[in-house]
Context: one part of a larger RNA
């Protein structure tokens, strides 16, 4: 000199953009953070409507809109947090072969025919509660056989094994013309098997990746082979047997410390330091262990066991996990609101409308940082008054002020006012599909609707210089000097050093210098 996720002292006008528990991976009150689908299903608790009965209080009826709880599907493995552990099972770079991959894309072939349950519900019982037990009824895209096998797996090449699920919209035909039923046709969404792709994931190898030798030897599933098991998959991954190997001064093993990287800071560079925010990877989710489900987890807001802690209890037993967003206590020099909205972007579910989303977008707080703007402009010598100094003549503060003439950024008040909005639903036309003019899909077009921020940005008008300057320093390094007080005292100090009666070094004042909504100090890095 540059820099910081900074803190402290004094001071403090506005805006934009960023950033904000670095300490106790300490403990957490409260609210929210993962749901959705009635176009899978049986139903119908609550709400609204229709119908019926009525003693006018109400009651009945799933008939309709819809829908609590339940069965079922998908999601919950993403998104969000933290850096404890980890020196290699990680990360970075470059390669590799023995793998899996829900949803998505393309292609091929199917979607036939049956069965038995279990919730919900009803009845009864236990319990303080959490909850739970027994009996009975029932549906499905839940579950299980059978058939078929384009294919796939396997094979001793004869063979063997192996699937599926329907739902919704519309139409033709029929009829008691209220509407409804079966078969058929059609469209869309599904379902099954398979192949290929895409995406994601698992695995292997090489090289690199901090300090200590005052850590020199380490290793028995250890190193390799055979066989078997296991996995989606190679492999001592596991087991039996056999051999005795494997690593190591090119630093094994042990100890300490630490998430790694792109990037960041500094520096002319080489290098050094560090790894906040943002992005990629990894690990963790009160502590330790375990598996289940699933395409994917050994799963932050899932399950089981053990432990510590907290809470409830009728003492028999139960409940919980903020390193999600806010917030509380504690620790600390130190770090924010128990805010708004799903309008946009993205995610989950759904045909869709839509619902959910503390992701996200915004707002609030903080000079924490960077950037921009303002605190007036011109004129004005009687060089006013006052202050300070003085050699008493004067000098300086100083064009500074006052005065005069202007301007109005920003803040304040009023009025107007973009863009972030593309969609979606509705209508019309055309095209596709189709038996069809229906339904559905696509394209075009018309009117209409959707904004948390928001009293938005921005523009115009109004008033009046009106509301807006401090901090550090002035002995040398280092830009800037005098007076008073003090008298080795009080004090200063980054280094040299000042102070013992004329202190430019202490304290005050006047003046000056440097930065400026900041300025200094401390800490830290180069």
């Nucleotide at each position: 000199g540059a820099u910081u996720g900074a803190a402290c002292g004094c001071u403090g006008g506005c805006g934009g953009c960023a950033u904000g528990c670095u300490u106790a991976a300490c403990a957490c009150a409260u609210g929210c953070a993962a749901g959705u689908c009635g176009g899978a299903c049986g139903g119908c608790a609550g709400c609204g409507g229709g119908g019926g009965c009525u003693u006018c209080g109400g009651c009945c009826u799933g008939c309709c809109g819809g829908c609590g709880a339940g069965u079922g599907g998908c999601g919950g493995a993403c998104g969000g947090g933290u850096g404890a552990g980890u020196a290699a099972a990680g990360c970075a770079u470059a390669g590799g072969a023995a793998u899996c991959u829900g949803c998505c894309u393309a292609u091929u072939a199917g979607u036939g025919g049956g069965g038995g349950a279990c919730a919900a519900c009803c009845u009864g019982g236990g319990g303080a509660a959490a909850c739970u037990c027994a009996g009975g009824c029932u549906a499905a895209u839940a579950c299980c056989g059978c058939a078929u096998g384009u294919g796939g797996u396997u094979u001793a090449c004869g063979g063997a094994c192996u699937a599926a699920a329907g739902a919704u919209g519309g139409c033709c035909u029929c009829u008691u013309c209220g509407a409804g039923a079966a078969a058929g046709c059609u469209a869309u969404c599904g379902c099954u098997a398979a192949u290929a792709g895409a995406u994601g994931a698992g695995c292997c190898u090489a090289u690199g990746u901090c300090c200590c030798a005052u850590u020199a030897g380490c290793u028995a599933g250890u190193u390799g082979g055979u066989a078997a098991g296991g996995u989606a998959a190679a492999g001592g991954c596991u087991u039996a047997c056999c051999a005795a190997g494997g690593c190591g001064a090119c630093g094994a093993u042990g100890g300490g410390u630490a998430g790694c990287u792109g990037g960041u800071c500094u520096g002319a560079g080489a290098g050094g330091a560090g790894g906040a925010u943002c992005a990629g990877c990894c690990a963790c989710a009160c502590u330790g262990g375990g598996a289940c489900u699933g395409a994917g987890a050994c799963a932050c807001g899932g399950c089981c066991c053990a432990g510590a802690c907290u809470c409830c209890u009728a003492c028999g037993g139960g409940a919980g996990g903020c390193a999600g967003c806010a917030g509380u206590g504690a620790g600390g020099a130190a770090u924010a609101u128990u805010g708004g909205a799903c309008a946009a972007u993205g995610g989950g579910g759904g045909c869709a409308a839509c619902c959910c989303u503390g992701a996200u977008c915004c707002a609030g707080c903080a000079a924490u940082g960077c950037c921009g703007c303002g605190u007036g402009u011109g004129u004005g010598a009687a060089g006013a008054a006052g202050g300070c100094c003085u050699g008493c003549g004067g000098g300086u503060u100083g064009u500074a002020a006052a005065g005069c003439a202007c301007u109005u950024u920003c803040a304040g008040a009023g009025a107007g006012g973009a863009g972030g909005a593309a969609a979606g639903g509705c209508g019309u036309a055309c095209g596709g599909u189709u038996a069809a003019u229906a339904c559905c899909c696509g394209u075009a077009u018309g009117a209409u609707u959707u904004g948390a921020c928001g009293u938005u940005a921005c523009u115009c008008u109004c008033a009046g210089a009106a509301g807006a300057a401090g901090c550090a320093c002035c002995g040398g390094c280092u830009a800037a000097c005098u007076c008073c007080g003090u008298g080795c005292c009080a004090g200063c100090a980054g280094c040299c050093g000042c102070g013992g009666u004329a202190a430019u070094a202490c304290g005050g004042a006047g003046g000056g210098u440097g930065c400026a909504a900041g300025c200094g100090u401390u800490a830290a890095u180069c």
Predicted 3D model of a 526-nucleotide part of an RNA (small-subunit ribosomal RNA, 5' domain) from an uncultured bacterium. The coordinates come from a structure-prediction model, not an experiment, and the mean pLDDT is 88.